[in-house]
Context: one part of a larger RNA
RNA sequence: GGACGAACGCUGGCGGCGCGCCUAACACAUGCUUUUCGCGCGGUUAAAACCACUUCGGUGGCGUAUAAAGCGGCGAACGGGCGAGUAACGCGUGGGCAACCUGCCCCCCUCCCGGGAAUAGCCGGGGGAAACCCCGGGUAAGGCCCGGCGACCCCCCGGAAGGGCAUCCUUCCGGGGGCAUACGAAGGGGAGGGGGAUGGGCCCGCGUCCGAUUAGCCAGACGGCGGGGUGACGGCCCACCGUGGCGACGAUCGGUAGCCGGGCUGAGAGGCCGGUCGGCCGCAUUGGGACUGAGACACGGCCCAGACUCCUACGGGAGGCAGCAGUGGGGAAUAUUGCGCAAUGGGCGAAAGCCUGACGCAGCGACGCCGCGUGCGGGACGGAGGCCCCCGGGCCGUAAACCGCUUUCAGCGGGGACGAUCGUGACUGUACCCGCAGAAGAAGCCCCGGCUAACUACGUGCCAGCAGCCGCGGUAAUACGUAGGGGGCGAGCGUUGUCC
Numbered sequence: 001g002g003a004c005g006a007a008c009g010c011u012g013g014c015g016g017c018g019c020g021c022c023u024a025a026c027a028c029a030u031g032c033u034u035u036u037c038g039c040g041c042g043g044u045u046a047a048a049a050c051c052a053c054u055u056c057g058g059u060g061g062c063g064u065a066u067a068a069a070g071c072g073g074c075g076a077a078c079g080g081g082c083g084a085g086u087a088a089c090g091c092g093u094g095g096g097c098a099a100c101c102u103g104c105c106c107c108c109c110u111c112c113c114g115g116g117a118a119u120a121g122c123c124g125g126g127g128g129a130a131a132c133c134c135c136g137g138g139u140a141a142g143g144c145c146c147g148g149c150g151a152c153c154c155c156c157c158g159g160a161a162g163g164g165c166a167u168c169c170u171u172c173c174g175g176g177g178g179c180a181u182a183c184g185a186a187g188g189g190g191a192g193g194g195g196g197a198u199g200g201g202c203c204c205g206c207g208u209c210c211g212a213u214u215a216g217c218c219a220g221a222c223g224g225c226g227g228g229g230u231g232a233c234g235g236c237c238c239a240c241c242g243u244g245g246c247g248a249c250g251a252u253c254g255g256u257a258g259c260c261g262g263g264c265u266g267a268g269a270g271g272c273c274g275g276u277c278g279g280c281c282g283c284a285u286u287g288g289g290a291c292u293g294a295g296a297c298a299c300g301g302c303c304c305a306g307a308c309u310c311c312u313a314c315g316g317g318a319g320g321c322a323g324c325a326g327u328g329g330g331g332a333a334u335a336u337u338g339c340g341c342a343a344u345g346g347g348c349g350a351a352a353g354c355c356u357g358a359c360g361c362a363g364c365g366a367c368g369c370c371g372c373g374u375g376c377g378g379g380a381c382g383g384a385g386g387c388c389c390c391c392g393g394g395c396c397g398u399a400a401a402c403c404g405c406u407u408u409c410a411g412c413g414g415g416g417a418c419g420a421u422c423g424u425g426a427c428u429g430u431a432c433c434c435g436c437a438g439a440a441g442a443a444g445c446c447c448c449g450g451c452u453a454a455c456u457a458c459g460u461g462c463c464a465g466c467a468g469c470c471g472c473g474g475u476a477a478u479a480c481g482u483a484g485g486g487g488g489c490g491a492g493c494g495u496u497g498u499c500c
Base pairs, nucleotide, nucleotide: 001500002499003498004497006496007495008494009493010492013372014371015370016369017368018367019365020364021330026328027327028326030325031324032323036073037072040071041070050061051060052059053058081283082282083281090208091207092206093205094204095203096202097201100200101199105196106195107194108193109192110191111190113147114146115145116144122137123136124135125134126133127132153178154177155176156175157174158173159172160171161170162169163168183188209255210254211253216246217245218244221243222242223241224240226238227237228236258280259279260278261277262273263272264271265270285306286305287304288303289302308319309318310317311316336362338361339360340359344358345356346355347354348353375405376404377403378402385396386395387394388393409441411436412435413434414433415432419427444489445488446487447486448485449470450469451468455484456483457482458481459480465472466471
């Protein structure tokens, strides 16, 4: 000098775009954050229309669309948060899978025959303070189960051709065995197989902080054979056998840390950093576990254990903001319990549409960057006042007054978008445009001994104080305090911290 997610002091007019718990991965009141489909199903509530009756108030029926609850399907594994842990194939980069999976989507081929048993809701009964639970009866489906055909596909056996990368891979033929379906008038939907796309799993080369005052480390440890398990390879797990494996090219241990695209600085080499945005990973009160599912070992799912909080009729129950806001606490320090689904995107649905604290906006904060303003021209050998003085005068100073002019921004009045393709605008009467009034509402902060740009007076008297370093102050202090003047920057200016 530059930089910052900054903080502190003094000061503070406007706008645009960004950014805003770096500390306690501390504890959390309250509200909201994941639902949707009635064109899967049984069933059901109020209105409209229609029918009947009517004392003209209405009543009953029928009935499409539809509410709450339930079964079922899809979603809830995305999106959003955080950085605790992790020095690791976690990440980055380049490869491999002849060792793998992939719901929804796209393309191609083929198929959808027959039957059955339940169970929620509901009704009846019962237990409990509650959370909820139990018994009996009966019911539906695209929920569940069985049988038939059985191409493709899968498994076993035999044969052939081609290829490769050791295990092998691909294609074809023959024999044996096994396997699916759900409707609907239609749009749509279902099942099997092949391919694609997307997403993932696993493996490998290389790279990835500090400490040797950590030098030896390892028993499933290293390998083999056989098996189990998995979508899949593997000591992942297990039985048996062998005795190996790693390490000064730093094993092991300890410390620190999410990694990257990137950011800051620097002429570069390098050093330091990883907040916002994007990719990957990990985590969801702490620890463990599986279930469901195409996908989880699952933030707003389940079970167990621990700590903590709450309810209780003491028998037993409920909870998890590192989602959005908000509270307490910690701290030098970090925002609204806002508006809207109008846009973009996501889920469900045939659709209308519904949901969406993702998101779009608004609010607060000079926290940062950028832009603009606080006026412009004229105006004296120069008012008043202040300061200095050699008492002549000098400086503040064209500065002010005064004269003329302008109106950005803010203010007031009027008009008024784009964002939206037919409709639909939270933002918002916003941006922007026109008009009106009036210099009117808008300047401070730090410094002036040298480094370092800017000097005098008074006060003080090693006191009070200053200070980044050198150092100032003990009676003439350009270094303390005040004033006048000056220098620097300017809605900021200084200080502190950190990095280069």